[in-house]
RNA sequence: ACCUUAUCCAGAGCAGGCGAGGGACCGGCCCCAUGACCCUGCGGCAACCCGCGACGCAAACGUCGCGAAGGUGCCAACUCCGGCAGAACCGGUCCAGCAUAGGCGGUUCUGACAGAUAAGGG
Numbered sequence: 001a002c003c004u005u006a007u008c009c010a011g012a013g014c015a016g017g018c019g020a021g022g023g024a025c026c027g028g029c030c031c032c033a034u035g036a037c038c039c040u041g042c043g044g045c046a047a048c049c050c051g052c053g054a055c056g057c058a059a060a061c062g063u064c065g066c067g068a069a070g071g072u073g074c075c076a077a078c079u080c081c082g083g084c085a086g087a088a089c090c091g092g093u094c095c096a097g098c099a100u101a102g103g104c105g106g107u108u109c110u111g112a113c114a115g116a117u118a119a120g121g122g
Stems, first nucleotide, its partner, number of pairs: 002121007013042005021031003025083004043075003048071002050067007079114001084111008094102001
């Protein structure tokens, strides 16, 4: 590289450096010379690993509560929103003589995919 499991509507920014794009991809919509992104320092958030306790007879494991020294992570916008599939509702246009169905668009919900992070494996 890759595999497995869990989580992703909460939370948390100042200073210095650099100087042009950045938000993974596509569409949208945002951020950005009043300096973004990135790097460094300090600060903080959270509680995955971790520590302690309770319960499940013990172990393994799980659930809950408390903690924050250490290992990660994170500190614009729900993973910024959508993309694929399904369901409910709504809309006007296309094919049609009309209607239904269908396709198209929108809103909400569900499940995937992709991504990120952690822990374990490799």
About this RNA:
Predicted 3D model of a 122-nucleotide RNA (SAM riboswitch aptamer (S box leader)) from a Candidatus Fermentithermobacillaceae bacterium. It was read from a public genome assembly, where an Rfam model found it.